Predicted 3D model of a 351-nucleotide part of an RNA (small-subunit ribosomal RNA, central domain) from Lactobacillus helsingborgensis. It matches the Rfam family "Bacterial small subunit ribosomal RNA".
Context: one part of a larger RNA
């Protein structure tokens, strides 16, 4: 490599978007490149197979055939790929009428909380734990009451409820703005899938510079616990959490399940957004049906676990990735970053 594989055993890149490249819908006619059949012509000789023969036999040798799966020219076939036309309309995708939604970005605004600052009323304790200290407090603290600042996040509603490709997104209002859903069939008429390289996006911690800092808080002190206590718990706290702008580019980036398409029992109709139909004064109710999102459960797969139309079932197209543990996602090299370090990735020994 070939095979087998990738939910839990090793294994789907964190995600999208796409250049090449593979793969790709019905019908008509045409061409013949593949493809298939005929024929010719080459495939040297010995060798190997099969027949027959010669050394008494073999081994040896000699003769004849076959084989040489192949390649070129000609002559044809016309199914299927494949070419270039000619068409359709269901795949895609436009257009129209309706739909919901924490999808994005940008500006602005609410109220509750805590903290802090003033002022009043008030007195001796407050905090804090398993107990306690350390801390604050007669310079008037804890507690209440007005009043005012400043940052942060947005209780209920709140739901295995909504949205987005992933990461993610929740107080309220306006500005711009993407995407998805139903119903229509006006319109284009295979215009479709994946997608090596490649490009964009990408929690949180962290880097740069410039703001801001109320709350919390790595480090740090300092008080307990302890045999010790570089911890757990206690009182403070500094980077950091917040904003612009720039970079890092990794996660249990998890559904540990790539992405597209089709087919394959129900059940609850639980649940979301949308249609149709049928019934009713209304509120609703039945019936179907399209699109998410749950649970249950059959064939089917599955080592068991369990998955089961939101398949881990039955099929295909296309990517990525695995091949015994450990050394090790490490060393070297090489691209990338300010840096941290990321990406790509061995071996030598070992068991």
């Nucleotide at each position: 490599u070939u095979g087998g594989g990738c939910g839990u055993a090793a294994a789907g890149c964190g995600a999208a978007c796409g250049c090449a490249g593979g793969c790709g819908g019905g019908a008509g006619a045409a061409u013949a490149a593949g493809u298939c059949a005929g024929c010719u012509g080459u495939g040297a000789a010995a060798g190997c197979c099969c027949c027959c023969a010669g050394c008494u036999u073999a081994a040896c040798u000699g003769g004849g055939g076959a084989a040489g799966u192949g390649c070129a020219a000609c002559u044809g076939a016309a199914a299927c790929u494949a070419u270039g036309u000619u068409u359709c309309u269901u795949g895609a995708g436009u257009g129209c009428a309706g739909a919901a939604g924490a999808g994005g970005a940008g500006a602005g605004u609410g109220g509750a909380a805590c903290u802090c600052c003033a002022u009043g009323u008030g007195u001796a304790g407050c905090g804090g734990u398993g107990g306690a200290a350390u801390g604050c407090g007669u310079a008037g603290a804890u507690a209440u009451a007005u009043g005012g600042a400043a940052g942060a996040a947005c209780a209920c509603c709140a739901g295995u409820g909504g949205c987005g490709a992933a990461g993610g997104c929740g107080g309220c209002u306006c500005u711009c703005u993407g995407g998805u859903c139903u119903g229509u069939a006006a319109c284009u008429g295979a215009c479709g899938c994946u997608g090596a390289g490649g490009u964009u996006c990408g929690a949180a911690a962290g880097c740069a510079u410039g703001g801001g800092u109320a709350g919390c808080g790595a480090a740090c002190a300092g008080g307990a616990u302890u045999a010790g206590a570089u911890a757990c718990c206690c009182u403070g706290g500094u980077a950091g959490u917040c904003c612009a702008u720039g970079c890092c580019g990794u996660a249990a980036a998890c559904g540990a399940u790539g992405a597209g398409u089709g087919c394959u029992a129900a059940g609850u109709g639980g649940u979301u957004g949308g249609g149709a139909g049928g019934u009713u004064u209304c509120c609703g109710c039945c019936u179907c049906u399209c699109a998410g999102u749950g649970c249950u459960g059959c064939a089917g797969c599955u080592a068991a676990c369990g998955c089961a139309u939101u398949a881990a079932g039955c099929a295909c197209u296309c990517c990525g990735c695995c091949u015994g543990g450990g050394g090790a996602g490490u060393a070297c090299g090489a691209c990338c970053g300010c840096a941290a370090g990321g990406u790509u990735a061995a071996a030598a020994c070992u068991c």